The RNA shown here (c-di-GMP-I-GGC riboswitch aptamer) has 83 nucleotides and comes from a Gammaproteobacteria bacterium. The organism belongs to Gammaproteobacteria, within Bacteria.
[in-house]
RNA sequence: GAAUAAACAGGCAAACCCGCCGAAAGGCGGGGACGCAAAGCCACCGGUCUACGGGAUUUCCUAUGACGGCGGGGCUGCCAGAU
Numbered sequence: 001g002a003a004u005a006a007a008c009a010g011g012c013a014a015a016c017c018c019g020c021c022g023a024a025a026g027g028c029g030g031g032g033a034c035g036c037a038a039a040g041c042c043a044c045c046g047g048u049c050u051a052c053g054g055g056a057u058u059u060c061c062u063a064u065g066a067c068g069g070c071g072g073g074g075c076u077g078c079c080a081g082a083u
Stems, first nucleotide, its partner, number of pairs: 002083001004080001011036002016031006034069001040075003044072003047067003053062003
C1' cells in the first nucleotide's frame, strides 16, 4: 500500500406517522429503524416509476421529470487480525 473478517469508535436510515413542496412519481424536515462495509457523492449506460405538458383519441403513447436503498460504471472514505 492492497484486500478483507471480528471487535472498537462510530455513521447512515426502510416501512409507517406528522408538516411542507410537487400534476404525479418523488423530494425536504421531524419522529422512527427494515436493513446497509460505502445505504457517502455523481443520472454516464441499462432498468424501473410518474405524465403537468405534448400527441393520438375514451383510453393509449411520450421525459424535458423522478429513483444512487435496482444493476453497471466513476470519484472519495473510518478501524483493522489472518493474507